Background
A computed fold for a 1512-nucleotide RNA from an uncultured bacterium, annotated as small-subunit ribosomal RNA. Model confidence (mean pLDDT): 81 of 100. RNAcentral holds the sequence, with entries from ENA, Greengenes and SILVA.
RNA sequence: GAGUUUGAUCCUGGCUCAGAACGAACGCUGGCGGCGUGGCUAAGACAUGCAAGUCGAACGAACUAUUAAUUUAUUAAUAGUUAGUGGCGAAAGGGUGAGUAACGAACAGGUAACGUACCUCGGGCUCCGGGAUAGCGUCUGAUCCCUUCGGGGAUCUUCCGAAAGGGGCAGUAAUACCGGAUAAUGCCAUAUAUCGUAUGGUGUAUGGCCAAAGAUUUAUCGGCCUGAGAGCGGCCUAUUUCCUAUCAGCUUGUUGGUGAGGUAAUGGCUCACCAAGGCUAAGACGGGUAGCGGGACUGAGAGGUUGGCCCGCCACAUCGGGACUGAGACACUGCCCGGACCUCCACGGAGGGCUGCAGUAACGAAUCUUGCGCAAUGGGCGAAAGCCUGACGCAGCGACGCCGCGUGCGGGAGGAAGUCCUUCGGGAUGUAAACCGCUUUCAGGGCUAAGAAAGUCCCCUUCGGGGGAUUAAUCUAUCCCGGAAGAAGUCACGGCUAACUUCGUGCCAGCAGCCGCGGUAAGACGAAGGUGGCAAGCGUUGUUCGGUAUCACUGGGCUUAAAGAGUGUGUAGGCGGAAAUAAAAGCGCUUUGUGAAAGCCCUCGGCUCAACCGAGGAAUCGCUUGGCGAACUAUAUUUCUUGAGGCAGACAGGGGUGCGCGGAACUCUUGGUGGAGCGGUGGAAUGCGUAGAUAUCAAGAGGAACGCCGGUGGUGAAGACGGCGCACUAUGUCUGUUCUGACGCUGAGACACGAAAGCGUGGGGAGCGAACGGGAUUAGAUACCCCGGUAGUCCACGCCGUAAACGAUGCCUACUAGGUUGUGGGAGUUCUGACACUUUCACGGCCGAAGCAAAAGUGGUAAGUAGGCCGCCUGGGGAGUACGGUCGCAAGGCUAAAACUCAAAGGAAUUGACGGGGGCUCACACAAGCGGUGGAGCAUGUGGAUUAAUUCGAAGCAACGCGCAGAACCUUACCUGGGUUUGACAUGCCUGGAUGCCUAUCUGGAAACAGAGUCGGCUGCCCUUCGGGGUGAAACUUGCACAGGUGCUGCAUGGCUGUCGUCAGCUCGUGUCGUGAGAUGUCGGGUUAGGUCCUUUAACGAGCGAAACCCUUAUCGUUAGUUGCCAGCGGUUAGGCCGGGGACUCUAACGAGACUGCCGGUGUUAAACCGGAGGAAGGUGGGGACGACGUCAAGUCAUCAUGGCCUUUAUGCCCAGGGCCUCACACGUGCUACAAUGGCAACUACAAAGCGACGCAAAACCGUGAGGUCGAGCAAAUCGCAAAAAAGUUGCCUCAGUUCGGAUUGUAGGCUGGCAAUUCGCCUGCAUGAAGUUGGAAUCGCUAGUAAUCGCGUAUCAGCUAUGACGCGGUGAAUAUGUUCCUGAGCCUUGUACACACCGCCCGUCAAGUGAUGGAAGUCGGGAGUACCCGAAGUCGGGUUGCUAACCUUCGGGAUGCGCCUGCCGACGGUAAGCCCGAUGACUGGCACUAAGUCGUAACAAGGUAACCGUA
Repeated sequence: GAGUUUGAUCCUGGCUCAGAACGAACGCUGGCGGCGUGGCUAAGACAUGCAAGUCGAACGAACUAUUAAUUUAUUAAUAGUUAGUGGCGAAAGGGUGAGUAACGAACAGGUAACGUACCUCGGGCUCCGGGAUAGCGUCUGAUCCCUUCGGGGAUCUUCCGAAAGGGGCAGUAAUACCGGAUAAUGCCAUAUAUCGUAUGGUGUAUGGCCAAAGAUUUAUCGGCCUGAGAGCGGCCUAUUUCCUAUCAGCUUGUUGGUGAGGUAAUGGCUCACCAAGGCUAAGACGGGUAGCGGGACUGAGAGGUUGGCCCGCCACAUCGGGACUGAGACACUGCCCGGACCUCCACGGAGGGCUGCAGUAACGAAUCUUGCGCAAUGGGCGAAAGCCUGACGCAGCGACGCCGCGUGCGGGAGGAAGUCCUUCGGGAUGUAAACCGCUUUCAGGGCUAAGAAAGUCCCCUUCGGGGGAUUAAUCUAUCCCGGAAGAAGUCACGGCUAACUUCGUGCCAGCAGCCGCGGUAAGACGAAGGUGGCAAGCGUUGUUCGGUAUCACUGGGCUUAAAGAGUGUGUAGGCGGAAAUAAAAGCGCUUUGUGAAAGCCCUCGGCUCAACCGAGGAAUCGCUUGGCGAACUAUAUUUCUUGAGGCAGACAGGGGUGCGCGGAACUCUUGGUGGAGCGGUGGAAUGCGUAGAUAUCAAGAGGAACGCCGGUGGUGAAGACGGCGCACUAUGUCUGUUCUGACGCUGAGACACGAAAGCGUGGGGAGCGAACGGGAUUAGAUACCCCGGUAGUCCACGCCGUAAACGAUGCCUACUAGGUUGUGGGAGUUCUGACACUUUCACGGCCGAAGCAAAAGUGGUAAGUAGGCCGCCUGGGGAGUACGGUCGCAAGGCUAAAACUCAAAGGAAUUGACGGGGGCUCACACAAGCGGUGGAGCAUGUGGAUUAAUUCGAAGCAACGCGCAGAACCUUACCUGGGUUUGACAUGCCUGGAUGCCUAUCUGGAAACAGAGUCGGCUGCCCUUCGGGGUGAAACUUGCACAGGUGCUGCAUGGCUGUCGUCAGCUCGUGUCGUGAGAUGUCGGGUUAGGUCCUUUAACGAGCGAAACCCUUAUCGUUAGUUGCCAGCGGUUAGGCCGGGGACUCUAACGAGACUGCCGGUGUUAAACCGGAGGAAGGUGGGGACGACGUCAAGUCAUCAUGGCCUUUAUGCCCAGGGCCUCACACGUGCUACAAUGGCAACUACAAAGCGACGCAAAACCGUGAGGUCGAGCAAAUCGCAAAAAAGUUGCCUCAGUUCGGAUUGUAGGCUGGCAAUUCGCCUGCAUGAAGUUGGAAUCGCUAGUAAUCGCGUAUCAGCUAUGACGCGGUGAAUAUGUUCCUGAGCCUUGUACACACCGCCCGUCAAGUGAUGGAAGUCGGGAGUACCCGAAGUCGGGUUGCUAACCUUCGGGAUGCGCCUGCCGACGGUAAGCCCGAUGACUGGCACUAAGUCGUAACAAGGUAACCGUA
């Protein structure tokens, strides 16, 4: 910096990503070289080899070779080898990090408290003796024979033992060991001088004490004493050095002293005695973890993490203990003891220690060769040659890391092939390849030199040096040969994040770092093509730092997001007013030493470059030495008054505690009056009451609370405090020319107070009232409502210690605009007073500038600007829970995690939506009316059932007389059966060639279709000499492409439609406001049918809607006058029939008219409204068409179109029959009725709008009728359908299942330009004559030419199921002038945890699965201690009757040493009681997670009883 909470926004906040790094590992891949690096796990176990020896110039001896001498088997010499004695080394080098939180490390000091082999520089010395010992040599037994019994001989064997190893005897050397001498400058003691920093240092004098080793080539090398140095060590001190307080007290050698011991040396290091100390909140003691540093990684830095390789220090060497030797060890490849393990064994014993280099098995995600060489560097020994050296130098293995190089370079098509995509045209891979030319690094092969080499030895030397000889484990430059030859992968491609398409798959398989992809069109899975990144590597995983200001020192916060303790008093601590002086701790300047090297950084240099390496510098921010300064902080001293406190005066108050008193109300008791109810609720009931309630009067008793005043008022630290009086007591404010003199602020722990509920003991108990009982409500109702009612509420004493204990805002101080108001004081103004005004303190409120804040807001009572101190926070859940501790009588409080799980949880504000929130307004929404539906019969549609099929769709309003404006066949999509396959239909190509088609005919068949087939008719176009030739079009035929599908998906779509709704809304530009989403405009006040108009106004304008424009209807005029009309004139038997007429009606074209224009009133001057006039019509005149942004994934793939999928001898096509018409039932929509406002019969009127040639059909005749025959007229203002009906007049019926009603059924007919009327049509006549007597809950339509009622017409159509749909006219009402309620809608406002938007969200129990975790009788393991027992090795001490070379001796012995015994300590082991940690555990507790389980509905809106906090 980015992604991720939301519809969107800002903020808070977590999670995640991009970077760098690694001793890494894993997957895929892999050409070369250089430099590095490589058991992080089991400090678990180890086969085998090697890793520490060397010196003959310390010593004797042995052996070998050569030479010499002679005594001929001996000696001597030379050269060499070596086991042993002896010397030096082995304490270094090398490995590892178990332990260790300090006995360590780092850094700076100290040692007047110390040591030092080898090395360097000085001084001095090196005399005389003695006894041993290793090496070396040797040792015996069995058998037989002989024997003088002493022994001898022969054979085998050679002290004991398997081995390791050990023993006896004899004799030997030294630079081994011992004694003596000498001795100071050394050491000790005493005396003394001097100096210092406390113990002390340095001198002088006297006394005492201490040494040695020789070798040889004769010049050196050694040896001893002593002083000094260098280097290396020992010890001590300051500072720093992880987490944990759920470890708060620890300690008996403990702390100190005296004395002694011990050590190289200080010291309780050890011991005896004495004292009672020592450490600790600045974290002792305990627990966990860990080697430390230089440095490394990261980071802008500050920091954070880390300590592999290299360097320094420490610790360790199988585990534990111990000492010896030595200059040095308590010793990695030494010793002793104990334990575990392993090996050998003759069973008696003995041996071992890879955390050295290689290597092995094991462990594990994982880490190499049993290599070469001492040539170099370094170490040990040696005089040296030299020997030893798994240190080291090299090589090997591993892409483990860093660095470098290569896998070719140039040309080469509008661009091969293949592959992929495609709109089928093309595009991409792609100059990529092929092909042409060139080059040869690296790998491969070959020739050859030089370097890493310095030394050492020899010779020469003018001592500067020169010459010669010799030393290589390993590695390599340069040059030549040859040919593009041998050398590219991996990850990603939805966003973050560079890079996109196709196919497959179909919430499957899978992906995923976060958000999230996948449910049939996936740029996210898998594959392919393409593209991007990096490259001999690329990805993944793990870890660290960063980003993360997400622990904030640099550099965060706490009103509402996590976070101020409920409040105060006060300890430690932190911080602290003014002035002066001193000193100089902090501080500043300067300076000394140190801060190892390597590393980092800079410069230069060496490998062809780089990595790597070398040299120099800088840095090392720290500690330290000396000097100077004195502003500030601290310190000391002295002052000051403004902070703080005291004193005096005045004042205010529900401040606290105790005691007493009072009235109202209530309940109870007694008595009186009274007489049937009372009470209670939404409505009731339980309850009380004739045993007298309620009501009312009087008297009495009791307990609790204190009305009005009373207030945004007062007091208190908070909790809290309210009738009145008294007593005691605390605080505050104001005023003062009063006193003290910084006495202050905050405050970890600590202490005190602390609502309600609750607990203990004892009282008290009127009212109220958890629990409980009853009555209701309800699906239930363990609730809400009602009737009762116990604890409790009250008092005293004692606990508890928590609350949404809130201003959700810690305390103190200072500063920073104003205005207004209340409470308590003071002062001033006016002559005085009330009042008023001005001003000043303290307290309580409101508004508000700047500022702050995410915003809301806050704003001298800060959440502003600063300072001081304390408390607290670090994603949500788990959880304020578990465990532990502590407090409590208990309930429980305080303190306070983790595993696991999620990608959010949250704050403020915005726009919507919603509310059983509010306000305003509208609508046949209700009300007021009229008529219906729901009951009956029938029609029709739907559901359901049935069926071979009952084709499909439509589903609340907005499906259900809907698609269907016409299902007997057809339609038809369904079922059964039959048939067909280029097809019923379209286009193209191919085959055939003149065929083929039509009509009539025959056979089978239900038809479709299949087959046969003759007579007749037709058979194109071009050329033509009319003989014919060419062509193949139409048609047919063969085959191939393809046709076809009412098959699926309306949730892939277009188009069309419904609905909210003819509701008044929906938006935009610019401007302004807001961080922003957004707001404003569009709000407010009026008004309207209307976001209609007016007005106000940070808005000004505009658009889509509304309105208007359009059609129709109502009036009039003009024009026109046939098919329409007929007033007047004339004719006629009747009829506008005729002559005529345009006046009227009418027709159909153009106009007029209506605009709140006029008057009055109301209103804001306005818009507008009310009333009126005129007018055919008045405020939109009536009706229609017209439907904003959008909503419902609304409806339709079966009108049509269309993507994708499916099907292709079938899901296509054709045909016959059947079905869509079924029928116990349920619903919707209708028709007809139930009758007298009626029915029937007869007679008589008055319409409009339509339709008619595939037609309407008059008149006439026949039939009771449906209808039939015939057919005038009419393509229609002319003719026809056509009778309008209700109405009117007259008559009958007289309230009944009827002269109402017509279902149902029988029978006889008719009609169809129907092939066909059984399933399944309509109509007519006669007969039959069902239910039904006005319809429960509920529900529908309608505000005027409307409802109601009456008929007429049309489309579809052969006919018809039409009572439907769409139109037409006739007759023609009632009611409402209201908005409480129901429904719906609009605007404003409010709340919200909703945004898929209340059909929302969401809580808890139970049930299922999974996971982690707590408790638990116990069980198992580990750790650190305590007490006691045992007591190895060993030091120290004691004893010693054993043994004893050097010395002494009086020769008896002594001293000494060795051995043995023993005491203290003491490892391992054992016993006992506890403590801590971990694992496991029947059962059990809650928790978390998991598309569709159960029960309810607690929360979010007034969430339907406001919610929430504490408590029971």